[in-house]
């Protein structure tokens, strides 16, 4: 040093023929219940979609460097 493959909320993770409010589960938080507690039900919180830059009316999505993390080759 080369080639693939992934990076989305504190955690896991759906998406993508580019199009308004980016699913779900865990988790916190509040509330119902209950002697209290669990569970279970209800509300509710959080994503500049890895970083910059380029296409384009319009990028999580396409295109280029780049960082990190992975398998492979040498």
């Nucleotide at each position: 040093g080369c080639g693939c493959g992934c990076g989305u909320a504190g955690c896991c993770a759906a998406g993508u023929g580019g199009g308004u409010c980016a699913a779900g589960g865990c988790g916190g938080c509040g509330g119902c219940c209950u002697g209290c507690a669990a569970a279970a039900c209800c509300g509710u919180c959080a994503a500049u979609c890895g970083u910059c830059g380029g296409u384009u009316c319009g990028a999580u999505c396409c295109c280029g460097a780049c960082c990190g993390c992975g398998c492979g080759c040498u």
Source information
The RNA shown here (transfer RNA) has 74 nucleotides and comes from a Pyrinomonadaceae bacterium. The RNAcentral record of the sequence draws on ENA. Its Rfam family is "tRNA". Rfam's curators write: Transfer RNA (tRNA) molecules are approximately 80 nucleotides in length.